[in-house]
RNA sequence: GCCUGGGUAGCUCAGCGGUAGAGCAAUGCUCUCAUAAGGCAGAGGUUCGUGGGUUCGAAUCCCACCCCAGGCA
Numbered sequence: 001g002c003c004u005g006g007g008u009a010g011c012u013c014a015g016c017g018g019u020a021g022a023g024c025a026a027u028g029c030u031c032u033c034a035u036a037a038g039g040c041a042g043a044g045g046u047u048c049g050u051g052g053g054u055u056c057g058a059a060u061c062c063c064a065c066c067c068c069a070g071g072c073a
Base pairs, nucleotide, nucleotide: 001072002071003070004069005068006067007066010024011023012022013021018056027041028040029039030038049065050064051063052062053061
């Protein structure tokens, strides 16, 4: 330098055009003599790496750039 995959909640990941989700973690409550485990609840994203474009509408499609992993040279 080129190719491929990826960047979404604190972490691991889903969502592939129509108002952003799950599990775990954390928080509160419950249970217990107490702790853990279990049960319940609500919260958590300056809206999805950044900037543009297409579209009535973009995390999702297109372009450029940044970062991570792998491959080729």
Notes
Transfer RNA from Candidatus Terrybacteria bacterium RIFCSPHIGHO2_01_FULL_43_35, 73 nucleotides, folded computationally. It matches the Rfam family "tRNA". The family's RNA type in Rfam is transfer RNA. The organism belongs to Candidatus Terryibacteriota, within Bacteria. It was read from a public genome assembly.